[in-house]
C1' cells in the first nucleotide's frame, strides 16, 4: 500500500429495513437461623460523520479501532 472479517449493556453473542434481544455479571425482592443455590424484577448498548428511505443496527459513501491474508522495504 491491496483483499476480507468484525466493532450492538460490564463480559459473550443475536437480531439484516419497521417497538433492539439472551445468557453471565450488577441491584432490588422472595425463599433460608446466615450464605450460597433456585425463583421473581430493574437499570444498562447500536464505533464516529453524512447519504437514500415514510422509516436505518440493518443499505451506500467517509473515517477511526481491532483482526487475517497478499504485497513491498530492511
Nucleotide at each position: 500500500g491491496c483483499c476480507g472479517g468484525g466493532g450492538u449493556a460490564g463480559c459473550u453473542c443475536a437480531a439484516u429495513g419497521g417497538u433492539a434481544g439472551a445468557g453471565c455479571a450488577u441491584c432490588c425482592g422472595a425463599c433460608u437461623g446466615u450464605g450460597g443455590a433456585u425463583c421473581g424484577g430493574a437499570g444498562a448498548g447500536c464505533g464516529c460523520g453524512g447519504g437514500u428511505u415514510c422509516g436505518a443496527u440493518u443499505c451506500c459513501c467517509g473515517u477511526c479501532c481491532c483482526u487475517g491474508g497478499c504485497a513491498c522495504c530492511a
About this RNA: Transfer RNA from a Bifidobacteriaceae bacterium, 74 nucleotides, folded computationally. Its mean pLDDT, the model's own confidence on a scale to 100, is 82. It matches the Rfam family "tRNA". Rfam links the family to the GO term triplet codon-amino acid adaptor activity. By type it is a transfer RNA. Rfam describes the family as follows. Transfer RNA (tRNA) molecules are approximately 80 nucleotides in length. The RNAcentral record of the sequence draws on ENA.